Transfer RNA from Laspinema palackyanum D2b, 72 nucleotides, folded computationally. Its mean pLDDT, the model's own confidence on a scale to 100, is 81. NCBI's taxonomy places the organism under Bacteria, Cyanophyceae, Oscillatoriales, Laspinema, Laspinema palackyanum.
């Protein structure tokens, strides 16, 4: 240089073009307990960036950035 793959809450991970973007863990509050831990209930928190297609895009297309792999 060429080709391919990936990018979603703090972390890990789901999501047939129509989901309130779900779950686990972490975290905050309440509860339980003599106290702590564990348990129960509740809350906040995410689609890398810029365009395009579409009535509708996390999803499809193009480009950029970053990461990984193969090849010379």
């Nucleotide at each position: 240089g060429g080709c391919c793959u990936c990018a979603u809450c703090g972390u890990c991970u789901a999501a047939u073009g129509g989901u309130u973007a779900g779950g686990a863990u972490a975290u905050a509050g309440c509860u339980c307990u003599u106290u702590c831990a564990a348990g129960g209930c509740u809350g906040g928190g995410a689609u890398a960036c810029g365009g395009g297609u579409u009535c509708a895009a996390u999803u499809c297309c193009c480009g950029u950035u970053g990461a990984g792999g193969c090849u010379a």